Context: one part of a larger RNA
RNA sequence: UUGGGCGUAAAGCGCGUGUAGGUGGCUAGACAAGUCGGGUGUGAAAGCCCUGAGCUCAACUCAGGAAGUGCAUUCGAAACUAGCUGGCUAGAAGAUGGUAGAGGUAGGUGGAAUUCCAAGUGUAGAGGUGAAAUUCGUAGAUAUUUGGAGGAAUACCGGCGGCGAAGGCGGCCUACUGGGCCAUUCUUGACACUGAGACGCGAAAGCGUGGGGAGCAAACAGGAUUAGAUACCCUGGUAGUCCACGCUGUAAACGAUGGGUACUAGAUGUUGCAGGAAUUGACCCCUGCAGUGUCGUCGCAAACGCAUUAAGUACCCCGCCUGGGAAGUACGGCCGCAAGGUUAAAACUC
Numbered sequence: 001u002u003g004g005g006c007g008u009a010a011a012g013c014g015c016g017u018g019u020a021g022g023u024g025g026c027u028a029g030a031c032a033a034g035u036c037g038g039g040u041g042u043g044a045a046a047g048c049c050c051u052g053a054g055c056u057c058a059a060c061u062c063a064g065g066a067a068g069u070g071c072a073u074u075c076g077a078a079a080c081u082a083g084c085u086g087g088c089u090a091g092a093a094g095a096u097g098g099u100a101g102a103g104g105u106a107g108g109u110g111g112a113a114u115u116c117c118a119a120g121u122g123u124a125g126a127g128g129u130g131a132a133a134u135u136c137g138u139a140g141a142u143a144u145u146u147g148g149a150g151g152a153a154u155a156c157c158g159g160c161g162g163c164g165a166a167g168g169c170g171g172c173c174u175a176c177u178g179g180g181c182c183a184u185u186c187u188u189g190a191c192a193c194u195g196a197g198a199c200g201c202g203a204a205a206g207c208g209u210g211g212g213g214a215g216c217a218a219a220c221a222g223g224a225u226u227a228g229a230u231a232c233c234c235u236g237g238u239a240g241u242c243c244a245c246g247c248u249g250u251a252a253a254c255g256a257u258g259g260g261u262a263c264u265a266g267a268u269g270u271u272g273c274a275g276g277a278a279u280u281g282a283c284c285c286c287u288g289c290a291g292u293g294u295c296g297u298c299g300c301a302a303a304c305g306c307a308u309u310a311a312g313u314a315c316c317c318c319g320c321c322u323g324g325g326a327a328g329u330a331c332g333g334c335c336g337c338a339a340g341g342u343u344a345a346a347a348c349u350c
Base pairs, nucleotide, nucleotide: 003322004321005320006319007304008303012318014201015200016199017198021194022193023192025088026087027086028085029084033081034080035077036076037075038074039073040072041071042070049065050064051063052062053061054060091191092188093187094186095184096183097182098181099180103177104176105175106174107173108172109171110154115149116148117147118146119145120144121143125136126135162169163168206247207246208245209244210243211242215241216240220236221235222234223233258317259316260315261314262313263312266295267294268293269292270291271290272289273288274287275286276285299306300305323350324349325348332343333342334341335340
């Protein structure tokens, strides 16, 4: 390379938007580039293959033939592909009417709780643990009541509930704003799918500048435990956690499962919408669509398991893998303020 693969054995980019490229619905016509068939020319000789012949045989040599999958040219075919000219509506998008939601951004605001401050009551303990001690407290703590300050998070509702491409999103109100779903079948008429590069988003930790700092808490200090204890437990406690702007660009970024389309038994929950039937009405019941769970047939799978939300059956496009270690390292490039990220080997060794 061919091939075979990628849930757990090596392997799906963290996620999206989208360029080139690849692929692409139904139908009519013309064309004949691809495609298919025939003819002609060419495809050196030698060699390979076939039929003969010559050295006593063979190797070897000689003669003839075939082949030479290719190229060029010419004549034809028109199913498929491409390009061209038309048409269609089942894909896609739009319109109209509904609808659910912690989707996003900004501003405002509420209550509970912790801590601190002030004051009142009140007195000897409190706190903490397996047990203790460090610690706080007669300069009045803990407890309790009232008032105040400040920061962070939003109990119950809350749900294998919802929304988002992923990361993720949870008090309430307002403004702006993205996407989805359902119904009508009104409009456009293939406008589609994927997507190398590229661009954007991207938890936590970390970095820069300026704020903020209640609780928690790396580092650090002390007390315990222990043979030791640079830990687990306890008392403190700084970065940080929070906000604004900028950077970083990584995670078991996981469903360890790329995206799209079509097809292939069912059963049972649940969320949203619509229709039917019913009712005083909300329910309940039946049907359809879209999501989200559990179980399960065929099939698949090494097994575990997956099973209309496929890991089944197929097609299209992208990414990735090719024994273990060395190593996601070195060197170089690119990016970054740094930390480092990304791309990515070899010697050697088993």
A computed fold for a 350-nucleotide part of an RNA from a bacterium, annotated as small-subunit ribosomal RNA, central domain. It was read from a public genome assembly. Model confidence (mean pLDDT): 88 of 100.